[in-house]
Context: one part of a larger RNA
């Protein structure tokens, strides 16, 4: 100067107390470790791996193993040589890639173009090495910091500025000062919501007329909702208190909204030889009839076990049936299907409308009725059997889905541990994206319902600034 202290001091954070819901206990669902195995492909491993790369493993993917097969090779390009083709169809052998055989068979200004075969030559690698790199990305931490220019100080590393009093979310911002002054960072500028208005009506409106098959369904309107351009508005502005100021503090006023409004995008200088050579590019090293490449099956989905993340319960705030209402965001042409019939029913057959504010995917919870009346039950659904539905060359290893049977553990979970402070927990349903189809209970989002607590900072745990002690560096 830095690190570190079971040294001090000051301050902050769902850190801790206040509270509400979980986990850890069952069952499954997923990942990882372990064994296992011909192969269970690679990678991540405290916190910062463990529903993680993967935003879709039946073949394909796929990288792994068995086994058949090619070796300038899948794919360009230059040269040189040969052929008139290739390509298609068909025939045999095969599990396939592949291989043997038949049929058919270019254009031309004659220079050649084209196309196949071959020969050099350039290829190919998801092999190592992320401790050789580049990008990328986690973490401290959205924490308040990290530094420069000159000047001063110091023999010098190196200090000062940045430090002291005060505030602030904040090195914000005052005052003060051997320091004066800028950078990166912090707000601010950007999206999205909340309110008003102005502009514009192929959604919405009986608001106001008129019609009406009683559907905004016609006419019509351009008020309202709503969409999507722009424009206002919030600055401690304005008032009182305290305070030199910066700024606090109010049941202030006004105002939809008040002291950063809510929420996002936004991540300084490094830290961790942190993470990726399998997104991709790279240096080096190795393979080269194989560590390339192509195909069929299998494997990645195995199972004595431990752990992670979740989902569905253990029941009356409740489970069943029947009947009644209310979203938002989003998606659709190999698609999304109103409707109609046919099935108990997953769905199937017909049609119809929409390249979409037009037409279609479209709600639970909640509300009423009625039933169960505390039991392993009219709770829970594992699991197992049989018929069956879609997708797909193909669901046996290895798909979801239906209906009928079967009806496992579980009566709320030990040490211990996690999220959350307001439209937030917590509950409830709906979309997207991969996607033929799915193991989605996973990520992303959308809106309906809609809480309880926080006395405080003594302790845990991270972290800022100061000062002190060190046999560390």
């Nucleotide at each position: 100067u830095g690190a570190c202290g079971g040294g001090g001091g000051c301050c902050c954070g769902c850190a801790c107390a206040a509270g509400c819901g979980g986990u850890g206990g069952a069952g499954c669902a997923u990942g990882u470790g372990g064994u296992u195995u011909a192969a269970u492909u690679c990678g991540a491993u405290g916190a910062u791996a463990c529903g993680c790369g993967a935003g879709g493993a039946a073949c394909c993917u796929u990288a792994c193993c068995u086994g058949g097969g090619c070796u300038u090779a899948a794919a360009u390009g230059u040269a040189g040589a040969u052929u008139g083709a290739c390509a298609g169809a068909u025939u045999g052998g095969g599990a396939a890639a592949c291989c043997a055989g038949u049929c058919c068979u270019u254009c031309u200004u004659c220079g050649g173009a084209c196309a196949a075969u071959u020969u050099a030559c350039a290829a190919g690698g998801u092999g190592c090495u992320g401790c050789a790199u580049g990008g990328u990305u986690g973490u401290c931490g959205u924490c308040a910091g990290c530094u420069c220019g000159u000047g001063c100080c110091g023999u010098g590393a190196g200090g000062u500025g940045u430090c002291g009093g005060g505030u602030u979310a904040a090195g914000u911002c005052c005052c003060a000062u051997a320091a004066c002054g800028a950078g990166c960072g912090c707000a601010a500028c950007c999206c999205c919501u909340a309110u008003u208005c102005u502009u514009a009506g192929u959604u919405a409106c009986c608001a106001g007329c008129g019609g009406u098959u009683c559907g905004g369904c016609c006419g019509g309107g351009g008020a309202c909702u709503c969409u999507a351009a722009g424009a206002a508005a919030a600055c401690u502005g304005c008032c009182c208190g305290c305070g030199c100021a910066a700024g606090c503090g109010g049941u202030g006023a006004g105002g939809a909204a008040g002291g950063u409004g809510g929420g996002g995008a936004u991540g300084a200088c490094g830290u961790c030889a942190a993470a990726u050579c399998a997104u991709c590019a790279c240096g080096g090293c190795c393979c080269u009839u194989a560590c390339g490449u192509c195909c069929a099956g299998g494997g990645c989905u195995a199972c004595a076990c431990a752990c992670g993340u979740g989902c569905u319960a253990c029941a009356a705030u409740g489970g069943u049936a029947u009947u009644g209402a209310c979203a938002a965001a989003g998606g659709g042409c190999a698609g999304c299907u109103a409707c109609a019939u046919c099935g108990c029913g997953a769905g199937a057959u017909g049609a119809u409308g929409c390249u979409a504010a037009u037409c279609c995917c479209u709600a639970a919870a909640c509300a009423a009725u009625a039933u169960c009346u505390c039991a392993g039950u009219u709770c829970g659904g594992a699991u197992c059997g049989c018929a069956g539905u879609c997708u797909g060359c193909a669901a046996c290893u290895c798909g979801a889905c239906u209906g009928c049977g079967u009806g496992a553990a579980g009566c709320u979970g030990g040490a211990a541990u996690c999220g959350c402070u307001a439209g937030u927990a917590a509950u409830c349903g709906c979309g997207c994206a991969u996607c033929a189809g799915c193991c989605a209970u996973g990520g992303c989002g959308c809106g309906g319902u809609g809480a309880a607590u926080a006395c405080g900072u003594u302790c845990c745990c991270g972290g800022g600034c100061c000062u002190u002690g060190u046999a560390c560096a």
Record summary:
Model confidence (mean pLDDT): 80 of 100. The part of an RNA shown here (small-subunit ribosomal RNA, 3' major domain) has 473 nucleotides and comes from a metagenome. It matches the Rfam family "Bacterial small subunit ribosomal RNA".